A computed fold for a 72-nucleotide RNA from a Blastocatellia bacterium, annotated as transfer RNA. NCBI's taxonomy places the organism under Bacteria, Pseudomonadati, Acidobacteriota, Blastocatellia. The sequence is in RNAcentral, with records from ENA and MGnify. Rfam family: tRNA.
């Protein structure tokens, strides 16, 4: 330098053909317990970034940062 994927919660993942942002697991709170744990109740926490299409974007374009990987 080129060429492909990929970024969603602290962590590993979803999100159907564009139309309420979710799960497990971790944190916290409460119950329970002689006490931790587990159980069972709740709460809080995220669309890489900056632009375009569009009534409406985490999903379509595109331009930048990061992170795999292959080429030379």
């Nucleotide at each position: 330098g080129c060429c492909g994927g990929c970024g969603u919660a602290g962590c590993u993942c979803a999100a159907u053909c564009g139309g309420c942002a979710g799960a497990g697991c971790a944190a916290c709170u409460g119950u329970c317990u002689c006490g931790u744990a587990a159980g069972c109740a709740g709460u809080a926490g995220a669309c890489g970034c900056c632009a375009g299409u569009u009534c409406g974007a985490a999903u379509c374009u595109g331009a930048c940062c990061g992170c795999c990987g292959g080429c030379u």